TPP riboswitch aptamer (THI element) from Neorhizobium galegae, 133 nucleotides, folded computationally. Its mean pLDDT, the model's own confidence on a scale to 100, is 79. The model forms 96% of the base pairs in the Rfam consensus. Taxonomically the source falls in Neorhizobium (Bacteria, Pseudomonadati, Pseudomonadota, Hyphomicrobiales). It matches the Rfam family "TPP riboswitch aptamer (THI element)". From the family's description: Vitamin B(1) in its active form thiamin pyrophosphate (TPP) is an essential coenzyme that is synthesised by coupling of pyrimidine and thiazole moieties in bacteria. A reference for the family is Edwards and Ferre-D'Amare (2006), "Crystal structures of the thi-box riboswitch bound to thiamine pyrophosphate analogs reveal adaptive RNA-small molecule recognition", Structure.
[in-house]
RNA sequence: GCCAUUCACCAGGGGGGUCCCGUCAAGGGGCUGAGAUACUGCUGGUCGGAUCGGCUUUGGCCGGCCGAGGCGCAGUGACCCGUUGAACCUGAUCCAGUUCAUACUGGCGUAGGGACGGUGCGGGCGCUGCGGU
Numbered sequence: 001g002c003c004a005u006u007c008a009c010c011a012g013g014g015g016g017g018u019c020c021c022g023u024c025a026a027g028g029g030g031c032u033g034a035g036a037u038a039c040u041g042c043u044g045g046u047c048g049g050a051u052c053g054g055c056u057u058u059g060g061c062c063g064g065c066c067g068a069g070g071c072g073c074a075g076u077g078a079c080c081c082g083u084u085g086a087a088c089c090u091g092a093u094c095c096a097g098u099u100c101a102u103a104c105u106g107g108c109g110u111a112g113g114g115a116c117g118g119u120g121c122g123g124g125c126g127c128u129g130c131g132g133u
Base pairs, nucleotide, nucleotide: 001125002124003123007120008119009118010117012081013080014079017031018030019029020028021027022071023070024069038076039075040074041073042072046068047067048066049065052063053062054061055060088113089112090111094107095106096105097104
């Protein structure tokens, strides 16, 4: 100098589903899975219908009923992945089998995207300089 690259650290990419119950706040349990949000902070009292009860200043308010929708955001952590890249995203509220459903199997799929960084220790090959014999 070139090549390959384990490991460590730093940096980078990524996901958090489904069922039952509960609830209208930041839930409980089961299942699959490496992982289904562990910790901290912040925000947060949904929408519609019917009109049953109570109160009322007659404007409404509260409670109950039904349905829908929601059960968040940020940071940190755990876990997974980094071009030999199905980690993960899109197509996709996809198609077939299977399941209560997810998961799972196959297809889609030689599809379209996707993080290819840095430092340190170490490895191989080659070149050169200096010193010694």